A computed fold for an 85-nucleotide RNA from Anaerolinea sp., annotated as c-di-GMP-I riboswitch aptamer. The organism belongs to Anaerolinea, within Bacteria.
RNA sequence: CUCCGAUAAAGGCAAACCCAACGAAAGUUGGGGACGCAAAGCUACGGGCCUAACGUUCAACAACUAUGGUCGCCGAGCCGCCGAA
Numbered sequence: 001c002u003c004c005g006a007u008a009a010a011g012g013c014a015a016a017c018c019c020a021a022c023g024a025a026a027g028u029u030g031g032g033g034a035c036g037c038a039a040a041g042c043u044a045c046g047g048g049c050c051u052a053a054c055g056u057u058c059a060a061c062a063a064c065u066a067u068g069g070u071c072g073c074c075g076a077g078c079c080g081c082c083g084a085a
Stems, first nucleotide, its partner, number of pairs: 004083002012037002017032006035072001041078003045075003048070003055064003
């Protein structure tokens, strides 16, 4: 340094839910709260999934659509604590 991840050590993050705010929604942010996580750190680059405002189609009901979102869905890239087997 790489692989790997322990009944080790020091720590870290924060699901659901509640409150407030933003947003058309999905969802996001802040506070509380812990389901869990060895990358549950970062990046929308590829795929998947969610939403459908605008737009298109329809007599209507509705359908399609990302430029919106999800990194705690997966892959990939970048950075990173510790050191048993």

It matches the Rfam family "c-di-GMP-I riboswitch aptamer". Rfam links the family to the GO term cyclic-di-GMP binding. From the family's description: GEMM was predicted in a large-scale screen for bacterial structured RNA regulatory elements.
Its mean pLDDT, the model's own confidence on a scale to 100, is 91.